[in-house]
RNA sequence: AGAGUUUGAUCCUGGCUCAGGACGAACGCUGGCGGCGUGCCUAACACAUGCAAGUCGAACGAAGAACUAUGAGAGCUUGCUCUUGUAAAUUCUUAGUGGCAAACGGGUGAGUAACGCGUAAACAACCUGCCUUUUGGAUGGGGACAACAGACGGAAACGACUGCUAAUACCCAAUAUCUUAUCCUUCCGCCUGGAAGGGCCAAGAAAGAUGGCCUCUCGCAGAAGCUAUCGCCGAAAGAGGGGUUUGCGUCUGAUUAGCCAGUUGGUAAGGUAACGGCUUACCAAAGCGAUGAUCAGUAGCCGGUCUGAGAGGAUGAACGGCCACACUGGAACUGAGACACGGUCCAGACUCCUACGGGAGGCAGCAGUGGGGAAUCUUCCGCAAUGGACGCAAGUCUGACGGAGCGACGCCGCGUGAGUGAUGACGGUCUUCGGAUUGUAAAACUCUGUUAUUCGGGAAGAACGAUUCGGCUGUGAAUAAUGGUCGGAAGUGACGGUACCGAAAGAGAAAGCCACGGCUAACUACGUGCCAGCAGCCGCGGUAAUACGUAGGUGGCAAGCGUUGUCCGGAAUUAUUGGGCGUAAAGAGCGCGUAGGCGGUUAUGCAAGUCAGUCUUAAAAGUUCGAGGCUUAACCUCGUGAUGGGAUUGAAACUGUGUAACUGGAGUAUCGGAGAGGAAAGUGGAAUUCCUAGUGUAGCGGUGAAAUGCGUAGAGAUUAGGAAGAACACCGGUGGCGAAGGCGACUUUCUGGACGAAGACUGACGCUGAGGCGCGAAAGCGUGGGGAGCAAACAGGAUUAGAUACCCUGGUAGUCCACGCUGUAAACGAUGGGUACUAGGUGUAGGAGGUAUCGACCCCUUCUGUGCCGGAGUUAACGCAAUAAGUACCCCGCCUGGGGACUACGGUCGCAAGACUAAAACUCAAAGGAAUUGACGGGGGCCCGCACAAGCGGUGGAGUAUGUGGUUUAAUUCGACGCAACGCGAAGAACCUUACCGGGUUUUGACAUUGAUCGCAAUCUGUUGAAAGACAGAGUUCUCCUUUAUGGAGACGAGAAAACAGGUGGUGCACGGCUGUCGUCAGCUCGUGUCGUGAGAUGUUGGGUUAAGUCCCGCAACGAGCGCAACCCCUAUGGUUAGUUGCCAGCAUGUAAUGAUGGGCACUCUAACGAGACUGCCGAUGACAAAUCGGAGGAAGGUGGGGAUGACGUCAAGUCAUCAUGCCCCUUAUGACCCGGGCUACACACGUACUACAAUGGUCCUGACAGAGAGCAGCGAAGAGGCGACUCGGAGCGAAUCUCAGAAACGGGAUCUCAGUUCGGAUCGUAGGCUGCAACUCGCCUACGUGAAGCAGGAAUCGCUAGUAAUCGCAGGUCAGCAUACUGCGGUGAAUACGUUCCCGGGCCUUGUACACACCGCCCGUCACACCACGAGAGUUGGGAACACCCGAAGCCGGUGAGAUAACCUUAAUGGAGUCAGCCGUCGAAGGUGGGUUCAAUGAUUGGGGUGAAGUCGUAACAAGGUAGCCGUACCGGAAGGUGCGGCUG
Repeated sequence: AGAGUUUGAUCCUGGCUCAGGACGAACGCUGGCGGCGUGCCUAACACAUGCAAGUCGAACGAAGAACUAUGAGAGCUUGCUCUUGUAAAUUCUUAGUGGCAAACGGGUGAGUAACGCGUAAACAACCUGCCUUUUGGAUGGGGACAACAGACGGAAACGACUGCUAAUACCCAAUAUCUUAUCCUUCCGCCUGGAAGGGCCAAGAAAGAUGGCCUCUCGCAGAAGCUAUCGCCGAAAGAGGGGUUUGCGUCUGAUUAGCCAGUUGGUAAGGUAACGGCUUACCAAAGCGAUGAUCAGUAGCCGGUCUGAGAGGAUGAACGGCCACACUGGAACUGAGACACGGUCCAGACUCCUACGGGAGGCAGCAGUGGGGAAUCUUCCGCAAUGGACGCAAGUCUGACGGAGCGACGCCGCGUGAGUGAUGACGGUCUUCGGAUUGUAAAACUCUGUUAUUCGGGAAGAACGAUUCGGCUGUGAAUAAUGGUCGGAAGUGACGGUACCGAAAGAGAAAGCCACGGCUAACUACGUGCCAGCAGCCGCGGUAAUACGUAGGUGGCAAGCGUUGUCCGGAAUUAUUGGGCGUAAAGAGCGCGUAGGCGGUUAUGCAAGUCAGUCUUAAAAGUUCGAGGCUUAACCUCGUGAUGGGAUUGAAACUGUGUAACUGGAGUAUCGGAGAGGAAAGUGGAAUUCCUAGUGUAGCGGUGAAAUGCGUAGAGAUUAGGAAGAACACCGGUGGCGAAGGCGACUUUCUGGACGAAGACUGACGCUGAGGCGCGAAAGCGUGGGGAGCAAACAGGAUUAGAUACCCUGGUAGUCCACGCUGUAAACGAUGGGUACUAGGUGUAGGAGGUAUCGACCCCUUCUGUGCCGGAGUUAACGCAAUAAGUACCCCGCCUGGGGACUACGGUCGCAAGACUAAAACUCAAAGGAAUUGACGGGGGCCCGCACAAGCGGUGGAGUAUGUGGUUUAAUUCGACGCAACGCGAAGAACCUUACCGGGUUUUGACAUUGAUCGCAAUCUGUUGAAAGACAGAGUUCUCCUUUAUGGAGACGAGAAAACAGGUGGUGCACGGCUGUCGUCAGCUCGUGUCGUGAGAUGUUGGGUUAAGUCCCGCAACGAGCGCAACCCCUAUGGUUAGUUGCCAGCAUGUAAUGAUGGGCACUCUAACGAGACUGCCGAUGACAAAUCGGAGGAAGGUGGGGAUGACGUCAAGUCAUCAUGCCCCUUAUGACCCGGGCUACACACGUACUACAAUGGUCCUGACAGAGAGCAGCGAAGAGGCGACUCGGAGCGAAUCUCAGAAACGGGAUCUCAGUUCGGAUCGUAGGCUGCAACUCGCCUACGUGAAGCAGGAAUCGCUAGUAAUCGCAGGUCAGCAUACUGCGGUGAAUACGUUCCCGGGCCUUGUACACACCGCCCGUCACACCACGAGAGUUGGGAACACCCGAAGCCGGUGAGAUAACCUUAAUGGAGUCAGCCGUCGAAGGUGGGUUCAAUGAUUGGGGUGAAGUCGUAACAAGGUAGCCGUACCGGAAGGUGCGGCUG
């Protein structure tokens, strides 16, 4: 620091996800040791049991115990034990009175949005026990109550009566530095005021205990005295603690906008430690709030913690500070301090005891239990240390604390061994079978000894206090006593026999977890087969899964490793640092204007902002940095820094503010012209429709074509007159005006704004603008008019599968006017307003000036508006570009993934329709913008092709042949399926082929290799069988080498066992190879350069031209490659060479005839080499080009004709059955052999052919002319036989020699005469021939006989442009035989092409796109089904916070107090003061009643939404999407949607 994911690819926007760190964690697997930390986040749920707050006898009375002394008694062991009494001393214990503590310490976070907390201040408005310092005092009296004793009630808790008693308990009086009120003086301050001193009035204190002594007093003994210590009372201060007040800061919601009656203030009184509406009475009517009051939700706050570069964000466990709470609610008492966790009272809920009358309790203290939960520990040890309470002290208490225990919960450290060790062992895994890997890893050898185990030693933490010894010192009369201080002694340890140290033996006891497709380090095998499963995102899995499961291997971390959850980061994805708004989400429809924000020039004052210095504060811990201590680290200790707040002193540039000025911003006045700017009134002509009348006759109208409709009752047409309403042609223009919506005939009236000129006046008066107010197309609504045309709805006619549409005929609201409402549009420049700056060019509208001129125009300059082009700059790109989307500043509005959702609920507005505001659950990993390459379009342009057209001939109809589908069958083997399957694989199924079926057989096999062992091949015969086969017999022996042998080798045959063979079994969607097709179409690419952020573009486009990306020209391109063309073959013309088997012109010979013969090679021909054709020449056109057209010459003329040749690629095209091959499957069978059958079936459908339907013909006779081939298991001549197929025959020929072999159409002659025929030949019968083991299923041919359909073929469709179509025959391959098929060959030999509008296919350019599996694409809505969340809903249930009223506990306060009453007063009898019970009143918790409010749950039914691989109906959108689409609105319709009106171009 980034990465993955939208696309075919790209850039951008934008979300989702990942890699990091952290945790009081939990879960899964695993687990050796130690140190330091940490451990109920949930039920502030309920709690058994034990403990957590007591202490002081030196405050007090009393009781008890022990010991010593002593008396008596008993027992006996005769000096011991026991019992009991007395008095004194000592020690100890304690229920009670009393004092102090219990308000600390410990727990928890429910409540609290608050002066609660944090920070900085204030108290001149306050309190403070214990502690410290200073100072003063402590005098004289009094009466009780507990305990105790007695008697009593009660189950208990406990209560009450009588009697006795002490105090540091209580009370009275004295004294008063002092307190309070008031007065005077001085000083001071911060508003009220404060401090010091003085005067006067009234009221208000106290307590003793212990030790010692006889100095003082009485006196010689002890206190009543003295003294020391502790305690007590008053006052002043200190320290520490607390209380109160204030500035600033402190979460979310406006779908919470108004709140508040003690409320805000004043006066007076009360109350408090203290200020204060804190409380009360009266008076006034204030106070808070868009800078967010009130309400609702959530939450303890902070130091800090986690993260982050930081700014920030999240968080508030442990430790520390503050607050709040203690079963729930209320209340006070005591006290220095509480409205009190382990106190009291009351109410409530719950639990327990009960004798039913009444009582007891509060773990959010430490342990622990139940419950809840994913989840969180021992009912431990000790007060040794630190700290606290009490005490003079010893000491007691202390679940604070110190420790131990449990838990890998976290952090840190250590170990599980080290070295050597290759034949790279065994085993495992993989394998191309060679090996590779695990792997120096192991074994083995040599060592070490941490931890664990055993044994032994063994700390620091301990210092005090008290006691005692010694020194110094204070008080004191003192050597007593006591206080202080220094030094020493003895003693004190829960942890713990722990840390640590030493020894012993032995590698011995100690490694797992996760991952391995990309992100992301790490790969193979097997299993599985869209199953099981994985998954953080993208995504894996449908038979070869590096993604599932297992194994081996590898990577990472390691006593842990993964997963889950949460937070920060990455995320610049809420953007202060640090984002945006033309098209991605986002500028309000437009203006006016309030608050607010911002604001021109100059001078000067102030110093709020700002900046600087100093001081102070921000507790400690933590963090940073520097040191130190535990063996290291974690951990601990010490020091240091950082930033925030406040105070104070200064500076004056900028902001602010005050004052004084200025004119440039802004405005006013004057003059001038332009304009569909607005409102009202009036006027005009053209057109449409209607009415009346005339003329006139059969149609009109409408459409793609029609029909509905109108018309003989006279339409339409035409003429004249009239009526009515609405809109204003031409001018008219990216012209004008307006803020926007919008505004268009003319005239008048009223009225707004902008602009120009001159430069007089005011003097910053300005810009923006949350709320607010106003305007605001069309549609729509209300009331009343009006209504010609047009026209939602509606009706009819068409179209259509349907047509609730498009088209047509009608037609109502509406459109128009007046008044009122609505308040929305693609209200758009999809671009808020203002100011300033930043190259130009060119139109246009309004104005002004200048030059020139007699004058005008032209021309130049300038201001304002409105357009186009364009540079810099900017932008993701497109584009924008002085009218910015550039550069800056100011203000406002708005955005934060898609859908849900321009929605629900709530609120406001509206007559309604609806508008404005505006969520969530749930769901997806995208949605989107711009541009690119393709593909596509019922888009456009150019061009080509037997593509159409023009022609010729066919197919489709018939019969037959053949292939296919279907059907059938035991089997009808398999494959091929639009073109590009279907006379195709198959260049030839009777057996074989053959893969199929039935039956009979076989199992190392029909075929290959190895093979222990044995034999020697052959061949023949017989039996049986359908054959395969089985059985039997005969028969003897192969080749080579040499050592001649019982030899060896080879071949052949048999053969156990085992490896293996075999498979036309599967997968052509695992493959190779081969092939088809687009298409012989002209295309497909690359290098370098350039352009672009990039995909890509350019080149390859453009202008011409060509069959051609063929060539030329131009051009940011220049070149090149694969294709085209050419090179190759055949053919068309000469030439040269050669001359047999070919040929025969001339010469010669011969025959009935024939190159038959000599001879020749001239010609034909053969077959080799060369020539020739190149737009080369001429003319025209063209751009001086390429080229085209015409011509000449030429056998051939513009690639002469034909063939071979098939670019990059497409179709998962075809083939596993040609072959090869991975994987899977079968192995007495899916292999192999045999016979028979089948592939030849037959209602039917399709393709391809043949033959025909006849006279351009059939039949008969006769006569010509080819080419190219084939031939030895072959072609087969002559001759002969047969009507013929054919047979006999066998010459010649391995072929330019012989044979197949007579070509046919054609020519000549004859006949038939238009008919189902002398056409046609199917079918069938008979008799034959040929091949072959064999023609039944199932071959071909011949002869005779038979003589079917068919009379030119519907819709539709095919081929062909010249030696072509058509027509005619010949040959070959396959093959024993079988050809209408296929492949070739020649013979005869046409017609037509105007042309490119249309159909099909293709090429190039361009355009649109929501397509990219690419239009056989994509995609919308209803309906049906399943699931999910949500809204509404008669209601129902529960909770919360308030309000009103009722009741009113405890308690404080107030009143009363006839009852009760020790202290004081007065009196002697009471009375008084005071206090209390009781009663009354205000307040008052819980409770009750009531109507509203709010939240949640639930509810028959209902509404839309989302999701779901294959449902139904249509086809709305994307291309001109087949009616351009979309926006607003209204109506209508199964549904997408349609139509009307206005608007937009996306």
RNAcentral holds the sequence, with entries from SILVA. The RNA shown here (small-subunit ribosomal RNA) has 1546 nucleotides and comes from an anaerobic digester metagenome. Its Rfam family is "Bacterial small subunit ribosomal RNA". Model confidence (mean pLDDT): 83 of 100.